[in-house]
Context: one part of a larger RNA
RNA sequence: CUGGGUGUAAAGGGAGUGUAGGUGGUAUCACAAGUCAGAAGUGAAAGCCCGGGGCUCAACCCCGGGACUGCUUUUGAAACUGUGGAACUGGAGUGCAGGAGAGGUAAGUGGAAUUCCUAGUGUAGCGGUGAAAUGCGCAGAUAUUAGGAGGAACAUCAGUGGCGAAGGCGGCUUACUGGGCUUUAACUGACGCUGAGGCUCGAAAGCGUGGGGAGCAAACAGGAUUAGAUACCCUGGUAGUCCACGCCGUAAACGAUGAUUACUAGGUGUGGGGGGACUGACCCCUUCCGUGCCGCAGCAAACGCAAUAAGUAAUCCACCUGGGGAGUACGACCGCAAGGUUGAAACUC
Numbered sequence: 001c002u003g004g005g006u007g008u009a010a011a012g013g014g015a016g017u018g019u020a021g022g023u024g025g026u027a028u029c030a031c032a033a034g035u036c037a038g039a040a041g042u043g044a045a046a047g048c049c050c051g052g053g054g055c056u057c058a059a060c061c062c063c064g065g066g067a068c069u070g071c072u073u074u075u076g077a078a079a080c081u082g083u084g085g086a087a088c089u090g091g092a093g094u095g096c097a098g099g100a101g102a103g104g105u106a107a108g109u110g111g112a113a114u115u116c117c118u119a120g121u122g123u124a125g126c127g128g129u130g131a132a133a134u135g136c137g138c139a140g141a142u143a144u145u146a147g148g149a150g151g152a153a154c155a156u157c158a159g160u161g162g163c164g165a166a167g168g169c170g171g172c173u174u175a176c177u178g179g180g181c182u183u184u185a186a187c188u189g190a191c192g193c194u195g196a197g198g199c200u201c202g203a204a205a206g207c208g209u210g211g212g213g214a215g216c217a218a219a220c221a222g223g224a225u226u227a228g229a230u231a232c233c234c235u236g237g238u239a240g241u242c243c244a245c246g247c248c249g250u251a252a253a254c255g256a257u258g259a260u261u262a263c264u265a266g267g268u269g270u271g272g273g274g275g276g277a278c279u280g281a282c283c284c285c286u287u288c289c290g291u292g293c294c295g296c297a298g299c300a301a302a303c304g305c306a307a308u309a310a311g312u313a314a315u316c317c318a319c320c321u322g323g324g325g326a327g328u329a330c331g332a333c334c335g336c337a338a339g340g341u342u343g344a345a346a347c348u349c
Base pairs, nucleotide, nucleotide: 004320005319006318007303008302012317014201015200016199017198021194022193023192025088026087028085029084030083031082033081034080035077036076037075038074039073040072041071042070048066049065050064051063052062053061054060091191092188093187094186095184097182098181103177104176105175106174107173108172109171110154115149116148117147118146119145120144121143125136126135162169163168206247207246208245209244210243211242215241216240220236221235222234223233258316259315260314261313262312263311266294267293268292269291270290271289272288273287274286275285276284298305299304322349323348324347331342332341333340334339
């Protein structure tokens, strides 16, 4: 290389967009590059294969034939691929109409709760635990009432409900804005699919500068527990968590399941549309898109998957090839750093 694979055994890139490349719908004309057929030339000899012969046999040697699957030239074929022309509408896209949504960004705004401050009432405890203690409290706490400050998060609705490519998104209002769905079939006419590199996005933690800081809380301090307790439990508490801008680029970034297309029994929920029937918003029939459960064929080592496939096929990309050493070393690139990406070998079992 070939082959075989990638839900859980090694293996799907975190996600998108898109360059090169690969690949590609229906019907027609031409060309003849690929493809196929014929002919000619060449494909040295030896060697190889087949047949025959010579050394007593064999090795070895000699003769004849074949093969040398290739290349070149030439004559044809035109189904398939390709190229060019002209065409189509089913793929794809646009338009008209309709409707759903925590999709995104920014600004504004609301109530509950925690904490703190001020004032009133009120008096000896509060808090915490398995039990305690540290802690708070007669300088008046806890409790309760009124007023105020400030930050963060949005109970109920809430749903294997919705939206988003993924990460993710949840009070309310407004502005701007992305995508998907349904109906129609007016328009374009294969414009498609995938996508090495590239570019963009990317939870949490972390980093830089400047703000903010209620609650929570790494580190840290104290109290317990214990043989010890650098823990679990308790009382405190700083970074951080929040905002703006800039970095980082990783996760069990998971459905541990790449994207796209087509086909292959059913049943039952649920979300958003369309059509029909009906007196009717209900119920019923039907259809498209999503999201769940059960289940046949088939697949699978089993578990299980099963129209949202892990079934049957096709195209393209990524990745795997025994365990440890090791996602380490070295080099390179990226980063302020932390570190990230790429990624071995010796040795050993």
RNAcentral holds the full RNA, with entries from SILVA. Predicted 3D model of a 349-nucleotide part of an RNA (small-subunit ribosomal RNA, central domain) from a metagenome. Its mean pLDDT, the model's own confidence on a scale to 100, is 88.